Predicted 3D model of a 75-nucleotide RNA (c-di-GMP-I-GGC riboswitch aptamer) from an uncultured Actinomycetes bacterium.
RNA sequence: GCCGAUAAAGGCCAACCUGCUGCGAAGCAGGGGCGCAAAGCCAUGGGCCUCCCGCAGGUCGCCAGGCUGCCGAAG
Numbered sequence: 001g002c003c004g005a006u007a008a009a010g011g012c013c014a015a016c017c018u019g020c021u022g023c024g025a026a027g028c029a030g031g032g033g034c035g036c037a038a039a040g041c042c043a044u045g046g047g048c049c050u051c052c053c054g055c056a057g058g059u060c061g062c063c064a065g066g067c068u069g070c071c072g073a074a075g
Base pairs, nucleotide, nucleotide: 002075003072004071011036012035016031017030018029019028020027021026034061040067041066042065044064045063046062047059048058049057050056
């Protein structure tokens, strides 16, 4: 370095509920916990989704790509 354990410390938080914002997809905060080794960040390509259908938006917890990062056995 690859890699990712019935390891340890810590982290994130799906569905659902409540409040707020938005036409909407959704977002933010609190509760919650299905999961996650990048489920950290970036809409660059593809996918999916939305609308007031345009030089518009949403989603990175769908995949690829880019940047960054904790811990550490076996091999």

Its mean pLDDT, the model's own confidence on a scale to 100, is 89.